[in-house]
This is a predicted complex of two RNAs, RNase P RNA and transfer RNA, with 416 nucleotides together. The coordinates come from a structure-prediction model, not an experiment, and the mean pLDDT is 78. It holds a member of the Rfam family "Bacterial RNase P class A". Rfam classes the family as a ribozyme.
C1' cells in the first nucleotide's frame, strides 16, 4: 500500500449574546415578589421493559405440591441476574479471531406427514437357487409296484439390506476375503458406542487399550437430573388539608368468610365485594449531588474541521437486547509490491 | 409510568407441528337471469399468517428479539 479482526475512548470544538430549570449567598421594598453574583443541569444506549435486585405493601406461620427460571468446566466478582478470566467440545474462516438456547434420547411416553416394502422388524424391483417341494428331462436298479444318484427350472416355501427405487432419515464407511447369493459373516484401516480398565487433568475432558458392541433426529414435544425462585408493584405506600349524605341495594360469611396473592393442609378471627348515590379534583415524603405543575437541560451569531448518526432522564441501581453517519488511539492477521 | 392481552385477505374470524397451495361468514369485482334491478345460482379475490432470526426433514402453530394496537391500575369517606 491494499483487505480484514480485537480492544478501548469519542458522540462536533471554541468564542460572543440571549433565555430555561434547580440550588447557594447577598440587596430592594408595597413582605412575596422584583433583581444580583455565583455552583449544578440527559445517554451509551436515557430506548424496549426482556431479567435481576434495593425499597414498600400484603399478619414478620408456615409445609407440601403446582408453576416458572437456569444448564459445559475451574477460579475470581455479585444480595442475585449476570459479567469477566482461562480452559473443554462442536462449527466457522487462510489467518488474527468469530459463533454456540453447550445437562440427559443407553430412564420412561410420545412424534417422525406426503412418499416408500419397510421410519421396530419391513421383501417392492432385483440378486440367489444351498436347503424343502412342485415340474421337466437323463442316468443306475428291481419282474414290477418302485427306489437311487444327478442335472435343469424359478411356480411355490425360502434366502439376501449389495444394488435399484422412495424418502429429511433406510440399520457405520472404503477396500479384501468369504459365499448359492449376500451380509460385521471374518480382516485392516476410518468412524461412533461400551468398558468394574491403564494414565494425564482439580474438573469439563483427553490420549492408549480392549470388546464386532454398530439404525437416526426431535427435549425452543411431554419429561428425568441439579440449582433457585412467597406475591405485587413508585397509579408501591406514608402523612397532611379540604369536602360530603360515613347514605340506599344486592352477593356471601362463626356450617369461619375476607387474608396469608395458583391448588391443598395448616393458621388467623369478622367483615368483605358489586352496583347506584355524595365530596374533593390540593400539598408533602418516597426522590436522588440533573430532575418535574408527568412541563427545564435550549435558541442565535462568528470561527474552524472529518460537516455531526441514533436518540432524549421520571424511584434508583446492575444486567441483557435493540438502534446508531462517523472519528481517533493501541495490539494482531493476510495478500502485493520494494530492499 | 406499571401490568396483562392481542395481531390470520377489504372487514368478521377457525386453525395449537405435516393431508393449510389457511376453513367459514360478510363485502366487492365478474357472469347467469331480468326491459332495468333486487333476490338467488356460479365463479374470482391471502405465493402466506405483523416482521426479522432460530429449533425442526417440516413452523400460521415452538422459541428468541423488534414493530403496531387495546383493556386495567391514582384521592375522601
Nucleotide at each position: 500500500g491494499g483487505a480484514g479482526u480485537c480492544g478501548g475512548c469519542u458522540a462536533g470544538a471554541c468564542g460572543g449574546c440571549g433565555g430555561c430549570c434547580u440550588u447557594g449567598c447577598g440587596u430592594u421594598c408595597u413582605c412575596g415578589a422584583a433583581u444580583g453574583c455565583g455552583g449544578g443541569g440527559a445517554g451509551g444506549a436515557a430506548a424496549g421493559u426482556c431479567c435481576g435486585g434495593a425499597c414498600u405493601u400484603c399478619a414478620c406461620a408456615g409445609a407440601g405440591c403446582a408453576a416458572g427460571a437456569u444448564g459445559c468446566c475451574u477460579g475470581g466478582c455479585g444480595c442475585a441476574a449476570g459479567c469477566c478470566a482461562g480452559g473443554g467440545c462442536g462449527g466457522g474462516g487462510c489467518g488474527a479471531c468469530c459463533c454456540g438456547a453447550c445437562g440427559g434420547a443407553a430412564a420412561g411416553u410420545g412424534c417422525c406427514a406426503c412418499a416408500g416394502a419397510a421410519a421396530c422388524a419391513u421383501a417392492c424391483c432385483g440378486c440367489c437357487g444351498a436347503u424343502g417341494g412342485a415340474c421337466g428331462g437323463g442316468g443306475c436298479c428291481g419282474c414290477g409296484a418302485g427306489g437311487c444318484c444327478g442335472c435343469g427350472c424359478a411356480c411355490c416355501a425360502g434366502g439376501u439390506a449389495a444394488g435399484g427405487g422412495c424418502g429429511a432419515a433406510a440399520u457405520g464407511g472404503u477396500g479384501a476375503g468369504g459365499u448359492a447369493a449376500g451380509a460385521g459373516c471374518u480382516c485392516a484401516c476410518c468412524g461412533g458406542c461400551g468398558g468394574u480398565u491403564g494414565g494425564g487433568g482439580c474438573g469439563a475432558c483427553c490420549c492408549a487399550c480392549c470388546g464386532g458392541c454398530c439404525g437416526g433426529g426431535c427435549a425452543a414435544a411431554c419429561c428425568c437430573c441439579a440449582u433457585c425462585u412467597g406475591a405485587a408493584g413508585c397509579a408501591a405506600g406514608g402523612c397532611c388539608a379540604a369536602a360530603u349524605a360515613g347514605g340506599g341495594g344486592g352477593a356471601g360469611g362463626a356450617u369461619g368468610a375476607c387474608g396469608c396473592u395458583g391448588c391443598u393442609c395448616g393458621c388467623c378471627g369478622a367483615c368483605u365485594c358489586c352496583c347506584c348515590g355524595g365530596g374533593u379534583u390540593g400539598g408533602c415524603c418516597g426522590c436522588a449531588u440533573a430532575g418535574a405543575c408527568a412541563g427545564a437541560u435550549c435558541g442565535u451569531c462568528g470561527u474552524c474541521c472529518a460537516c455531526g448518526a441514533c436518540a432524549g432522564a421520571a424511584u434508583c441501581c446492575g444486567g441483557c437486547u435493540u438502534a446508531c453517519c462517523g472519528g481517533c488511539c493501541g495490539a494482531c492477521u493476510c495478500c502485493c509490491g520494494u530492499u | 409510568g406499571g401490568u396483562g392481552c392481542c395481531g390470520u385477505g377489504c372487514c368478521c374470524a377457525a386453525g395449537u407441528g405435516g393431508c393449510c397451495u389457511a376453513a367459514g361468514g360478510g363485502g366487492u369485482c365478474g357472469g347467469u337471469c331480468u326491459g332495468c334491478a333486487a333476490a338467488a345460482c356460479c365463479g374470482a379475490u391471502a405465493u402466506u399468517c405483523g416482521g426479522c432470526g432460530g429449533u425442526u426433514c417440516g413452523a400460521a402453530u415452538c422459541c428468541g428479539c423488534c414493530c403496531g394496537g387495546c383493556a386495567c391500575c391514582u384521592c375522601c369517606a